Annotation: A computed fold for an 80-nucleotide RNA from Firmicutes bacterium UBA2595, annotated as c-di-GMP-I-GGC riboswitch aptamer.

């Protein structure tokens, strides 16, 4: 430094339910585990999703980092 264990420490938290915000996708807090070695953190390239807007497959404006990619920072060490 690749890499990732039937290791260890520590964290993340799908759906579901409950407050709230939002016009929506969804977002926030709490409750809650299906997962997860970056499921920390950037909407930069595709992908899918939204339409208070437009005629809108193209355009605008948005969502998603738990869809891949690529950046960027980082805990732990068995094998190899």
């Nucleotide at each position: 430094u690749c890499c990732g264990a039937u290791a260890a420490u520590a964290g993340c938290a799908a759906a579901c339910c409950c407050a709230u915000c939002g016009a929506g996708a969804g977002g926030u807090g709490g409750g809650g585990a299906c997962g997860c070695a970056a499921a920390g953190c950037c909407a930069c390239g595709g992908g899918u999703c939204u339409g208070u807007g437009g005629u809108a497959u193209u355009c605008c404006a948005g969502a998603u980092a738990g869809c891949c990619g690529g950046g960027u920072u980082g805990c732990c060490g068995a094998a190899g």